RNA sequence: GGGCGUAUAGUUUAUUGGUAAAACGUCGCAUUCACAUUGCGAAGACGCCAGGUUCGAUUCCUGGUGCGCCCA
Numbered sequence: 001g002g003g004c005g006u007a008u009a010g011u012u013u014a015u016u017g018g019u020a021a022a023a024c025g026u027c028g029c030a031u032u033c034a035c036a037u038u039g040c041g042a043a044g045a046c047g048c049c050a051g052g053u054u055c056g057a058u059u060c061c062u063g064g065u066g067c068g069c070c071c072a
Stems, first nucleotide, its partner, number of pairs: 001071007010024004018055001026042005048064005
């Protein structure tokens, strides 16, 4: 320098066009003398950035940025 992949709660992953789900973690309640475990409940991501297409975009397209891989 060229090509490919990837970016979504604190973390790891879903969601392939109709305003985002789960596990772990966190918080509250119950249980216990207490802790842990267990059960119930709650908060938490406007989806890396900027545009475009669309009635509607996390999803499709373009550019940029970070990370990873391959080639030279």